[in-house]
The RNA shown here (transfer RNA) has 75 nucleotides and comes from a Candidatus Aenigmatarchaeota archaeon. It matches the Rfam family "tRNA". It is annotated as a transfer RNA. Model confidence (mean pLDDT): 82 of 100. RNAcentral holds the sequence, with entries from ENA.
RNA sequence: GGGCUCGUAGAUCAACGGUAGAUCGCUUGCCUUGCAAGCAAGAGGUUUCGGGUUCGAAUCCCGACGAGUCCACCA
Numbered sequence: 001g002g003g004c005u006c007g008u009a010g011a012u013c014a015a016c017g018g019u020a021g022a023u024c025g026c027u028u029g030c031c032u033u034g035c036a037a038g039c040a041a042g043a044g045g046u047u048u049c050g051g052g053u054u055c056g057a058a059u060c061c062c063g064a065c066g067a068g069u070c071c072a073c074c075a
Base pairs, nucleotide, nucleotide: 001071002070003069004068005067006066007065010024011023012022013021018055026042027041028040029039030038048064049063050062051061052060
């Protein structure tokens, strides 16, 4: 430098163009002498960024940035 895959909550991941969710973690309450476990509730997102298409975009298209992987090149 080129190909491919990917970027969503603190973490790991879903979401076929139509209200962004699950599990773990976190907070509060219940339970306990207390802790853990269990139960209930809650907080937490500009879906990497900038454009485009569309009535409507996390999703489709273009570009940028970043990550992984393969190939090539230089030393």